[in-house]
This is a predicted structure of an 80-nucleotide RNA (c-di-GMP-I riboswitch aptamer) from a Campylobacterota bacterium. The sequence was found by an Rfam model in a public genome assembly. The source organism's lineage runs through Bacteria, Pseudomonadati and Campylobacterota.
RNA sequence: GAGGUAAAAAGCUAAACUUGUUGUGAAGCAAGGACAGAAAGUCAUGGGUCUUGUUAAAUUAAGAUCGCCAGACUACACAA
Numbered sequence: 001g002a003g004g005u006a007a008a009a010a011g012c013u014a015a016a017c018u019u020g021u022u023g024u025g026a027a028g029c030a031a032g033g034a035c036a037g038a039a040a041g042u043c044a045u046g047g048g049u050c051u052u053g054u055u056a057a058a059u060u061a062a063g064a065u066c067g068c069c070a071g072a073c074u075a076c077a078c079a080a
Stems, first nucleotide, its partner, number of pairs: 004078002012037002017032006035067001041073003045070003048065006
């Protein structure tokens, strides 16, 4: 020392589902769980999806999701 990932080790995150709890809701949080992940780390910036209110109309407003895609920032191990 590129985000390049063949292999190994150590560690990390934790889908579905269950229980509790918060919220009108999408969903969040905690515990169990283990489908997966090399950015499944962070940021709702653009698109997508979803929720609630509203409207003649996704019309408009407020939200949710980064484990849907893109972008920005940062980064462990190994390593040409």